A computed fold for a 348-nucleotide RNA from Pontimonas sp., annotated as Bacterial RNase P class A.
Model confidence (mean pLDDT): 78 of 100.
Its Rfam family is "Bacterial RNase P class A". About the family: Ribonuclease P (RNase P) is a ubiquitous endoribonuclease, found in archaea, bacteria and eukarya as well as chloroplasts and mitochondria.
Of the family's consensus pairs, 94% are formed in the model.
The RNAcentral record of the sequence draws on ENA.
RNA sequence: GAGGUCGGCCAGGCGGCCGCGUCACGCAAGUGCCGAGGAACGUCCGGGCUCCUCAGAGCAGGGUGGUGGGUAACACCCACCCGGAGUAAUCCGCGAGAUAGUGCCACAGAAAGUAAACCGCCCCCUCGGGGGUAAGGGUGAAACGGUGGUGUAAGAGACCACCAGAGGUGCGGGUGACCGCAUCUGCUUGGCAAACCUCACCCGGAGCAAGACCAAACAGGUGUCGAUUAGGUUGCUCGCCUAGACACCGGGUAGGUCGCUAGAAGGAUGCGGCAACGCAUUCUCGAGAGAGAUGGUCGCCACCAGGGCAACCUGGGACAGAACCCGGCGUAUCGGCCGGCCUCUUUA
Repeated sequence: GAGGUCGGCCAGGCGGCCGCGUCACGCAAGUGCCGAGGAACGUCCGGGCUCCUCAGAGCAGGGUGGUGGGUAACACCCACCCGGAGUAAUCCGCGAGAUAGUGCCACAGAAAGUAAACCGCCCCCUCGGGGGUAAGGGUGAAACGGUGGUGUAAGAGACCACCAGAGGUGCGGGUGACCGCAUCUGCUUGGCAAACCUCACCCGGAGCAAGACCAAACAGGUGUCGAUUAGGUUGCUCGCCUAGACACCGGGUAGGUCGCUAGAAGGAUGCGGCAACGCAUUCUCGAGAGAGAUGGUCGCCACCAGGGCAACCUGGGACAGAACCCGGCGUAUCGGCCGGCCUCUUUA
């Protein structure tokens, strides 16, 4: 210098004018303060908080799934292991169990799992069959270890040597997943668990429109007062019922208030830890809605693109947008900045 890979950060700045929303002040006109994000998004996980049920447990159902750690918790993060890709940095893994059992393996193929033989090879006989074989061919995503030899009628772990793997045993290392070495067994025993299933661990439900408090009007209940009233009940009498005013009561609608934003918060420094993270000290923190506002325009500067020798001119700026809060993940995003590491090349 070129290419790659991983991580972090910014998300234009200042000012004028107009406009929108809460709050404060003001009789009012109005004035003043403040007013979105890295994802506020999707609502996919995990929690706080609230209510319901509540003595506890189990079943069912759902989730997680290498190991160790972090965390309030997680399907997140860190470190490591194993497998795969890459020269490497690094990246990817829906990574428990297939020797508990059941099931499935399309098409093709003889055969898809302990059985079988299409072509071929070998032997026998009456030329069409019988027997042996699994080396070779062919099919398939996958075909029962590989190479060489012995052996044989032809062949075959049938046997032998080496190689690859599996399992057992022993020793060593590691907290562990796992790794290394030695030795034995010819053991070579296919794949799928995001098929049922088995194992280990975890999970009650609903959600701030949760919920709590205050509480009109109408209706209801109780009590008191008031009648020589009115109506109804059979024409009459009695009795009974209804109709008024006032006070109180309960639940609770409209409405209002709270919940409501200072928190598992963030920055800096130090310490512990490989790290995620934790602890300590110090500093900082101005949306909180009616489910409703948070915008526009102009000027200067900065950035990018095009044009121009230049002064300068013209154009551009994304994705998106709070509603109880927090931790993650995923997705979107004009453009720009910084750093670690790897490979190649050049120079000293």